[in-house]
The RNA shown here (transfer RNA) has 72 nucleotides and comes from Ganoderma leucocontextum. RNAcentral holds the sequence, with entries from ENA. It matches the Rfam family "tRNA". It is annotated as a transfer RNA.
RNA sequence: GACUGGAUAGCUCAGUGGUAGAGCGUCUGGGUGCAAACCAGAAGGUCCUAGGUUCAAUCCCCGGUCUGGUCA
Repeated sequence: GACUGGAUAGCUCAGUGGUAGAGCGUCUGGGUGCAAACCAGAAGGUCCUAGGUUCAAUCCCCGGUCUGGUCA
């Protein structure tokens, strides 16, 4: 330099046009002699960024940034 994958909750990842979920973690309550396991609930996200398309964009298109891979 060329091609290509990825960026979504604290972490690991789903979702793929109709205003976002899971597991783990955290917090609260239950539980326990105290804890743990287990049970119930809660908090937590400008969906990397600037535009475009659309009635509507995390999702489609284009530029950028960061990052993995392949080739040179």